[in-house]
Context: one part of a larger RNA
């Protein structure tokens, strides 16, 4: 910008994409069948693979400064206890959230419809035959629903509900402005939603920080007793320290504001 005012929310599906997969065992049953060896159909049940989609409880990776250990140097006078660098984590051993798989659920269901090869049923034409010429049935991982997504710019622009309502100026053209209404954009606090835009929540508030608890993660701080020549070990003590989780809590900022935006039918 369009959908003949001008908004919010709910919808219908016209089309459009996916998916449709495959193998193993058991039982029908060592049954039909077959001299025998062998070994079914149809129908039933179960295990699995790859794959596809979500998702972090479980098992794990990742987790660039959460925790600790440790090398060498410099630094904060020393000592201790820190901090800085070591190819943008110095190395190492672990890791919360949040990503993600190899890990965890779930999915490929139909006694549908039309059919193709193919197999009939009646049945001429040509007294017979013939599945076809008229009529009628079966029949596939395939087609067309069925299931999952989008989806009315579907310009063929679709459907329901509900809010808004009749100010001024030029002007008399269904016209151009203005300020508004419903309504919305900026702006502001954010996010399990994002590349930027977009989406979704926010004071009638736990939105984001801060604080307290807490889970959890490090693994037993520092300073002090003690032992021991010391190195180090005990003890204070499941000790400190702690990110992005999870509760409470208005202590802080979500302020002030600006702006768009119908007069038709």
């Nucleotide at each position: 910008c369009g959908c003949a005012a001008g908004a919010a929310c709910a919808u219908u599906g016209a089309g459009a994409g996916g998916a449709u997969u495959c193998u193993u065992c058991u039982c029908u049953a060592g049954u039909a069948c077959g001299a025998g060896a062998g070994g079914a159909c149809c129908g039933a049940g179960a295990a699995g693979a790859a794959c596809g989609u979500a998702c972090c409880u479980c098992u794990g990776g990742u987790g660039u400064a959460c925790c600790a250990g440790u090398u060498a140097u410099c630094g904060u006078g020393c000592c201790a206890a820190c901090g800085g660098u070591a190819a943008g984590c110095g190395c190492u051993g672990g890791g919360u959230a949040g990503c993600c798989a190899u890990g965890u659920a779930c999915g490929g269901a139909g006694u549908g419809g039309a059919u193709a090869a193919c197999c009939g049923c009646u049945g001429a034409a040509a007294g017979c035959a013939u599945c076809u010429a008229a009529g009628u049935g079966g029949g596939a991982a395939g087609c067309c629903c069925a299931c999952c997504u989008c989806a009315a710019g579907a310009u063929g622009a679709g459907u329901g509900u509900u809010c808004u309502c009749a100010u001024g100026g030029c002007a008399u053209a269904a016209g151009c402005c203005a300020g508004u209404a419903a309504g919305g954009u900026c702006a502001c606090g954010g996010g399990a939603a994002g590349a930027a835009c977009a989406c979704c929540c926010g004071u009638c508030a736990a939105u984001a920080g801060g604080c307290u608890c807490u889970a959890u993660g490090u693994g037993g701080a520092a300073g002090c007793c003690u032992a021991g020549c010391a190195a180090u070990a005990g003890g204070u003590g499941a000790a400190g320290c702690a990110a992005a989780g999870g509760a409470g809590u208005a202590c802080u900022a979500a302020u002030a504001g600006a702006c768009c935006g119908a007069g038709g039918g």
A computed fold for a 265-nucleotide part of an RNA from Prochlorococcaceae cyanobacterium jk18x1bzbins.87, annotated as large-subunit ribosomal RNA, domain VI.
Rfam family: Bacterial large subunit ribosomal RNA.
The prediction has a mean pLDDT of 87.
The source organism's lineage runs through Bacteria, Bacillati, Cyanophyceae, Synechococcales and Prochlorococcaceae.